[in-house]
Context: one part of a larger RNA
RNA sequence: UUGGGCUUAAAGGGUGCGCAGGCGGCCGUUCAAGUCGGGUGUGAAAGCCCUCGGCUCAACCGAGGAAUUGCGCCCGAUACUGUUCGGCUAGAGGGAGACAGAGGCGAGCGGAACUGAUGGUGGAGCGGUGAAAUGCGUUGAUAUUAUCAGGAACACCGGUGGCGAAGGCGGCUCGCUGGGUCUCUUCUGACGCUCAUGCACGAAAGCUAGGGUAGCGAACAGGAUUAGAUACCCUGGUAGUCCUAGCUGUAAACGAUGAGCACUUGGUCGGGGACCUUCCCAUAGGUUCCCGGCCGAAGCGAAAGUGUUAAGUGCUCCGCCUGGGGAGUAUGGUCGCAAGGCUGAAACUC
Numbered sequence: 001u002u003g004g005g006c007u008u009a010a011a012g013g014g015u016g017c018g019c020a021g022g023c024g025g026c027c028g029u030u031c032a033a034g035u036c037g038g039g040u041g042u043g044a045a046a047g048c049c050c051u052c053g054g055c056u057c058a059a060c061c062g063a064g065g066a067a068u069u070g071c072g073c074c075c076g077a078u079a080c081u082g083u084u085c086g087g088c089u090a091g092a093g094g095g096a097g098a099c100a101g102a103g104g105c106g107a108g109c110g111g112a113a114c115u116g117a118u119g120g121u122g123g124a125g126c127g128g129u130g131a132a133a134u135g136c137g138u139u140g141a142u143a144u145u146a147u148c149a150g151g152a153a154c155a156c157c158g159g160u161g162g163c164g165a166a167g168g169c170g171g172c173u174c175g176c177u178g179g180g181u182c183u184c185u186u187c188u189g190a191c192g193c194u195c196a197u198g199c200a201c202g203a204a205a206g207c208u209a210g211g212g213u214a215g216c217g218a219a220c221a222g223g224a225u226u227a228g229a230u231a232c233c234c235u236g237g238u239a240g241u242c243c244u245a246g247c248u249g250u251a252a253a254c255g256a257u258g259a260g261c262a263c264u265u266g267g268u269c270g271g272g273g274a275c276c277u278u279c280c281c282a283u284a285g286g287u288u289c290c291c292g293g294c295c296g297a298a299g300c301g302a303a304a305g306u307g308u309u310a311a312g313u314g315c316u317c318c319g320c321c322u323g324g325g326g327a328g329u330a331u332g333g334u335c336g337c338a339a340g341g342c343u344g345a346a347a348c349u350c
Base pairs, nucleotide, nucleotide: 004321005320006319007304008303012318014201015200016199017198021194022193023192025088026087027086028085031082033081034080035077036076037075038074039073040072041071042070049065050064051063052062053061054060091191092188093187094186095184096183097182098181099180103177104176105175106174107173108172109171110154114150115149116148117147118146119145120144121143125136126135162169163168206247207246208245209244210243211242215241216240220236221235222234223233258317259316260315261314262313263312266295267294268293269292270291271290272289273288274287275286276285277284299306300305323350324349325348332343333342334341335340
């Protein structure tokens, strides 16, 4: 000097698209709405303030001035904001040529494992645990082997690797399809950023209808453990987990960190392009652009830490916070089939 904050103390909306609104690149031109200057009218009186005066002083009263920071009108200024018109290419977008990827949707295919069925071999146990038991087995189990069936998930590669707005995405092939990056600098010419309401997407669980059900497995049953054991352990096992069509709309939906733009010492590693050099057909070095990590200057920070992927320095827009409990409760509204979601208090109390 400035004048609150939101990683962890209360506080970033789960994510995107986007109307209204807010904000908006460079050059010239027009107008003069905002803005600025001058003039004028008005801004009642009283009061406040200043000066002078009257009651012996004061309070009080009288007179004059100033103030009344405002508004109207007139004249003028044009840097900035705005407006009109014209132009530009550094923002944004299009084009051409390449590239990487578990990005999405649909269809088909594959092997390992598992469970079941049937046949063969075999003959007394298997399984399970801390130890056991429930359970399975001479109606032949476990083990082993051959064939068949089924559903679900895709070992290794696999990686502080990649892609996506987020949720999330992982066997292989084909079809359809979204986004991104790089190079060329060919085109458009501010077409941009953000976004209340709105719309769309949104793990798991849950719900409706129809299928499917190998394994796992809430609930449930049994066996153990225990003082008890509505648990942890074991044997079973239904919803569910899977598919199709709809609903729900929530999560520690987390980087507990909104989006965009600009600027600000560095080192190192990984992924994807382009170029140069080396080399001689495969690598190494360097430059540059994009993405993902680690360590750290300054700065910031209460500290932990953060540190060009900012929590630094600035600008624009949105969301949110205001002591703990009561309480994300009550009530009203609204959405939902329901479960419940969204919005969301107060009394009282410390």
A computed fold for a 350-nucleotide part of an RNA from an uncultured prokaryote, annotated as small-subunit ribosomal RNA, central domain. Model confidence (mean pLDDT): 89 of 100.